[in-house]
RNA sequence: GCUACUAUAGCUCAGGCGGUAGAGCACGUCAUUGGUAAUGACGAGGUCACCAGUUCAAAUCUGGUUAGUAGCU
Numbered sequence: 001g002c003u004a005c006u007a008u009a010g011c012u013c014a015g016g017c018g019g020u021a022g023a024g025c026a027c028g029u030c031a032u033u034g035g036u037a038a039u040g041a042c043g044a045g046g047u048c049a050c051c052a053g054u055u056c057a058a059a060u061c062u063g064g065u066u067a068g069u070a071g072c073u
Stems, first nucleotide, its partner, number of pairs: 001072007010025004019056001027043005049065005
């Protein structure tokens, strides 16, 4: 220098063909216990990396930028 892949909650990741964003762990409250742990119920938490485009509507499609990973030279 070229190519491919990845970027979504604090962490690990889902999210066929565009239509209100989810799980597990972690966190908070409550229940349970003599008290912890474990378990159960409820809750909070995300401008979907960034900038544009297409569309009535974009996490999703298109282009570019940034960062990371892998490969080639």
The prediction has a mean pLDDT of 81. Predicted 3D model of a 73-nucleotide RNA (transfer RNA) from Ruminococcus sp. It matches the Rfam family "tRNA". The sequence was found in a public genome assembly.